A computed fold for a 71-nucleotide RNA from a Candidatus Nealsoniibacteriota bacterium, annotated as transfer RNA. Lineage of the source: Bacteria > Bacteria candidate phyla > Candidatus Nealsoniibacteriota.

[in-house]
């Protein structure tokens, strides 16, 4: 340099153009004599910029990080 492929919540992974989701970790509450474990409730997330669309995590382009193969 030039091909493919990922980028979603602290970490990990879901997610057919229409409410953004699960587990684990975190927080209050309940349970216990306390610790754990086990139960309720909760915060907390689409890289970044444009396009296209009534509507975009999803589709197109760019940019950036990352794997991967040619060279």
């Nucleotide at each position: 340099g030039g091909g493919c492929c990922c980028a979603u919540a602290g970490u990990c992974u879901a997610g057919c153009g229409g409410u953004a989701a699960g587990a684990c970790a975190c927080g209050u509450c309940c349970u216990c004599g306390g610790c754990a474990u086990g139960g309720a409730c909760g915060a907390g997330u689409c890289g970044c910029g444009a396009g296209u669309u009534c509507g975009a995590c999803u589709c197109u382009c760019g940019c950036u990080g990352g794997g991967u193969c040619c060279a």
Background: It matches the Rfam family "tRNA". It is annotated as a transfer RNA.